[in-house]
RNA sequence: GCCGGGCUAGCUCAGCUGGUAGAGCAACUGAUUUGUAAUCAGUGGGUCGAUGGUUCGAGUCCGUCGCCCGGCA
Numbered sequence: 001g002c003c004g005g006g007c008u009a010g011c012u013c014a015g016c017u018g019g020u021a022g023a024g025c026a027a028c029u030g031a032u033u034u035g036u037a038a039u040c041a042g043u044g045g046g047u048c049g050a051u052g053g054u055u056c057g058a059g060u061c062c063g064u065c066g067c068c069c070g071g072c073a
Stems, first nucleotide, its partner, number of pairs: 001072007010025004019056001027043005049065005
């Protein structure tokens, strides 16, 4: 330099052919317990790497850039 994959909640990841973002774990609150853990119930938390474009509508499609991983030279 060229090619491919990835970037979504604190962490690990889903998100079907574009239609207003989810799970598990963690955190917090309550119940239970002498207390902790475990268990049960509930709550909050993200503008989807950045920026443009297409569209009535973009996590999803297209361009550019950034970071990570792999391959080729």

This is a predicted structure of a 73-nucleotide RNA (transfer RNA) from an Alphaproteobacteria bacterium. The sequence was found in a public genome assembly. Its mean pLDDT, the model's own confidence on a scale to 100, is 81. The organism belongs to Alphaproteobacteria, within Bacteria. Rfam family: tRNA. Rfam classes the family as a transfer RNA.